[in-house]
Context: one part of a larger RNA
RNA sequence: CGCUCUAGGCGUCAGCCUGCGGGCCCGCCAUUCAGCCCGUCUUGAAACACUGACCAAGGAGUCUGACAUGUGUAUGAGUCAACGGGCAGCACAAGGAAGCUAAUUGGUGGGAUCCCCUUAUAGGGGCACCGUUGACUGACCUUGAUCUUCUGAGAAGGGUUCGAGUGAGAGCAAACCUAUCGGGACCCGAAAGAUGGUGAAACAUGCCUAAGUGGGGCGAAGCCAGAGGGAACUCUGGUGGAGGCUUGAAGCGAUACUGACGUGUAAAUCAUUCGUCUAACUUAGUUAUAGGGGUGAAAGACUAAUCGAAUCAUCUAGUGGCUGGUUCCCUCCGAAGUUUCCCUCAGGAUAGCUGGAGCUCAUACGUGAGUUCUAUCAAGUAAAGCCAAUGAUUAGAGUCAUUAGGGGUGUAAUGCCCUCGACCUAUUCUUAAACUUUAAAUAGGUAGGAUGGCAUGGAUGCUUUGUUGAGCCGCGCCACAGAAUCGAGAGCUCCAAGUGGGCCAUUUUUGGUAAGGAGAACUGGUGAUGCAGGAUGAAUCGAAAGCCAAGUUACAGUGCCCAUCUACGCGCUAACCCAGAUCCCACAAAAGGUGUUAGUCGAUUAAGACAGCAGGACGAUGGUCAUGGAUGUCGAAAUCCACUAAGGAGUGUGUAGCAACUUACCUACUGAAUCAACUAGCCCCAAAAAUGGAUGGCGCUAAAGCGCACGACCUAUACCUGACCGUCGGUGCAAGUGCCAAGCCUCAAUGAGGAGGAGGGCGCGGUGGUCGCUGCAAAACCUGUGGUGCGAGCCAGGUCAUCGCGGCCGUCGGGGCAGAUCUUGGU
Numbered sequence: 001c002g003c004u005c006u007a008g009g010c011g012u013c014a015g016c017c018u019g020c021g022g023g024c025c026c027g028c029c030a031u032u033c034a035g036c037c038c039g040u041c042u043u044g045a046a047a048c049a050c051u052g053a054c055c056a057a058g059g060a061g062u063c064u065g066a067c068a069u070g071u072g073u074a075u076g077a078g079u080c081a082a083c084g085g086g087c088a089g090c091a092c093a094a095g096g097a098a099g100c101u102a103a104u105u106g107g108u109g110g111g112a113u114c115c116c117c118u119u120a121u122a123g124g125g126g127c128a129c130c131g132u133u134g135a136c137u138g139a140c141c142u143u144g145a146u147c148u149u150c151u152g153a154g155a156a157g158g159g160u161u162c163g164a165g166u167g168a169g170a171g172c173a174a175a176c177c178u179a180u181c182g183g184g185a186c187c188c189g190a191a192a193g194a195u196g197g198u199g200a201a202a203c204a205u206g207c208c209u210a211a212g213u214g215g216g217g218c219g220a221a222g223c224c225a226g227a228g229g230g231a232a233c234u235c236u237g238g239u240g241g242a243g244g245c246u247u248g249a250a251g252c253g254a255u256a257c258u259g260a261c262g263u264g265u266a267a268a269u270c271a272u273u274c275g276u277c278u279a280a281c282u283u284a285g286u287u288a289u290a291g292g293g294g295u296g297a298a299a300g301a302c303u304a305a306u307c308g309a310a311u312c313a314u315c316u317a318g319u320g321g322c323u324g325g326u327u328c329c330c331u332c333c334g335a336a337g338u339u340u341c342c343c344u345c346a347g348g349a350u351a352g353c354u355g356g357a358g359c360u361c362a363u364a365c366g367u368g369a370g371u372u373c374u375a376u377c378a379a380g381u382a383a384a385g386c387c388a389a390u391g392a393u394u395a396g397a398g399u400c401a402u403u404a405g406g407g408g409u410g411u412a413a414u415g416c417c418c419u420c421g422a423c424c425u426a427u428u429c430u431u432a433a434a435c436u437u438u439a440a441a442u443a444g445g446u447a448g449g450a451u452g453g454c455a456u457g458g459a460u461g462c463u464u465u466g467u468u469g470a471g472c473c474g475c476g477c478c479a480c481a482g483a484a485u486c487g488a489g490a491g492c493u494c495c496a497a498g499u500g501g502g503c504c505a506u507u508u509u510u511g512g513u514a515a516g517g518a519g520a521a522c523u524g525g526u527g528a529u530g531c532a533g534g535a536u537g538a539a540u541c542g543a544a545a546g547c548c549a550a551g552u553u554a555c556a557g558u559g560c561c562c563a564u565c566u567a568c569g570c571g572c573u574a575a576c577c578c579a580g581a582u583c584c585c586a587c588a589a590a591a592g593g594u595g596u597u598a599g600u601c602g603a604u605u606a607a608g609a610c611a612g613c614a615g616g617a618c619g620a621u622g623g624u625c626a627u628g629g630a631u632g633u634c635g636a637a638a639u640c641c642a643c644u645a646a647g648g649a650g651u652g653u654g655u656a657g658c659a660a661c662u663u664a665c666c667u668a669c670u671g672a673a674u675c676a677a678c679u680a681g682c683c684c685c686a687a688a689a690a691u692g693g694a695u696g697g698c699g700c701u702a703a704a705g706c707g708c709a710c711g712a713c714c715u716a717u718a719c720c721u722g723a724c725c726g727u728c729g730g731u732g733c734a735a736g737u738g739c740c741a742a743g744c745c746u747c748a749a750u751g752a753g754g755a756g757g758a759g760g761g762c763g764c765g766g767u768g769g770u771c772g773c774u775g776c777a778a779a780a781c782c783u784g785u786g787g788u789g790c791g792a793g794c795c796a797g798g799u800c801a802u803c804g805c806g807g808c809c810g811u812c813g814g815g816g817c818a819g820a821u822c823u824u825g826g827u
Base pairs, nucleotide, nucleotide: 001011002010037052039050040049053827054826055825056824057823058822063183064182065181066180068178070176071175073173075171078090079089094101095100106133107132108131109130110129114125115124116123135166136165137163138162139161140159141158142157146153147152186325187324189322193315194314195313196312197311198310204289205288206287208285209284210283211282212281215247216246217245218243222239223238224237225236226235227234228233251276252275253274256272259270260269291307293303294302328761329760330759331758332757333756338351340349341348342347352499353498354496355495356494357493358492359491360490361489367487368486369485371484372483373448374447375446376445377444383438384436385435390432391431392430395427397425398424402422403421405419406418407417408416409415452478453477454476456474457473458472460470462469502526503525504524505523507521508520510518531542533540546724548722549721551719552718557713558712559698560697561696565711569708570707571706572705580700592684593683595682596681597680598679599678600677602675603674604673612669614667615666616665619641624636625635648663652661653660725751726750727749729747730746732744733743762816764813765812766811767810768809769808770807771806772805773804782798783797785796786795787794788793
């Protein structure tokens, strides 16, 4: 609340308690299946390509000037600024280098809406706008009546010439989005360049002043003594102490170990070894030389850890066609690597491809097409041709004439005969991107009607011998709307991004021995793209994707791995280096096989084949020639006869030569099929490589191999059906009872996407308005909690904390991080 009726009860709904069951969502654990690391440059990245240990905070298309399109707003022949005044700007007139000159409703075809008239969208008118054609205006070319100061002015006219013009004005102002250019110009990054200073405490060199260098060795000149000599002088022994001499300590240096050390003792040291050590020696102090300058026993060395041009500051946020990075979400659309030009080849502009904003018509008698048909047109590729032209080219044959050579005859002949070439004639073989008579397929252009067809009348500066033609203007008639199929939309304008490295496959194709090589054409893909299969893989095969459920399939599969018939039928195959096993594709050839199977063709065979076993295989004859020899069998030429069932003037072995054996051939036995050549299926051989190894693995043999059939099954995000979400499009709905018309209801179609474009949202910090929360606890942090949104996110709960905070409508911006060998801090 209803029934019944005033008493109780029943049913339904709601609430509470208990029990059982189901669905959805969240979190955790375990398992099965699938599953390579992000960002980036790139044709291509999981890459043995680069950046990235982790966390927090910071961190990159901004602002401005000018210009362009678009959108909305205000006003309007004007507009804009302001408290007031003044001067400006843009627009309202153009053309020309300039002097200067200077534009007023034309016709015609289409024409939504609109207006008139209507029973009628039947008829008429016709704006914007679009097409076409005249006129006007300025410049230019031409013409030149007339006037005139003789220099100019200049009417009427003509022109396939040029103009950002006129043709009853549309602008101006401010705002916003997008784009371009100038500014630091999205952020970080050079090698360089310029200006002005500071440095010689280190190191280089000069001058000045000052200090230092122990001990040995060798032993120059000079001098002394002795000896010799006629002398010059010589010899011997000392003395002496010279030297860019020597050994080697201090000192100074720095050869080798390429030692130690190498987060060192040290941004150049230590140990041992080594060079030099009276000198061009070493050292201290002062002083001089300064940056395109110094100094340099010269190494481009040194000039303060800096040198093939120091250091500091500034110009300077230098520039960079180059590298790297570039920060929230969802939805819709969605490329290009090609054309032309460029001191262009790592880049731009231009067109193309793409997006956005629209505009004009439209539901058709109109319009369109990666299609066909009909009509017509152009071409010189493929093919074909060469007893057709041109070029190349093989072979014979013929031959009257002509001609080169050779020969015969002849004294010779421009005589004769023979021969071989050329030439010629009829044939024959092969051939061409830059040959062609012929000549495709495919591809391409145009047309398939009212802007048409027929007839007719005008005017003209064009045209014609010509009122002839052409175009123009008018008028009358003609509707089965003049091929097919398909789509529901068609056409037009403006602005702008990215791209301008491509790559692969079938087919065609150029050069190349070839290439996962280079360059083209058509189409389709990849790039930008996931899914099922090909074990694995950008491009192959199937098929393109919102989120789910059921069903059915494609490619590929069905022994197990692994979902699905160890199904069925008929053949083939035996494979010990190493049988075989599915497009692209991950190789194998010529040649060969008495492996086996199937076939083609030709033979033999019951008048007895083939094979087997057995017998014969003789005579003329030792044929003729040749030979040292040759009696079937070194060789040459011939190759008959007889007897026979049959036997070659001989198929081989053999001999010096015979011999001997064998064979063709014939016969007996046996008793049914046999032989040669060739073709192609599977198999075998041909067939050798370095870590051990790959039909994907195991394995498989009347297959789980190969070939041919016929069924069933399995399986994708494909197809079909249904629910939901988004997007796009369409019809309807405002009376009468809350609001949202940017709304509601309903129908149909559709959904991939890197660069890029557009739309709509989320979040941060200020600020104006408005409405609110808060010490009964704001914000922030934390959270194995709950709810909600496709998502960016939002709301709620809990804990903590303790004073401010939020929603909505506007507005402003130093407004969102994972990367930049990013910056700072921490771990």
Background
A computed fold for an 827-nucleotide part of an RNA from Lophocereus schottii, annotated as large-subunit ribosomal RNA, domain II. It matches the Rfam family "Eukaryotic large subunit ribosomal RNA". Its family is annotated with ribosome and structural constituent of ribosome in the Gene Ontology. The organism belongs to Lophocereus, within Eukaryota. The coordinates come from a structure-prediction model, not an experiment, and the mean pLDDT is 81.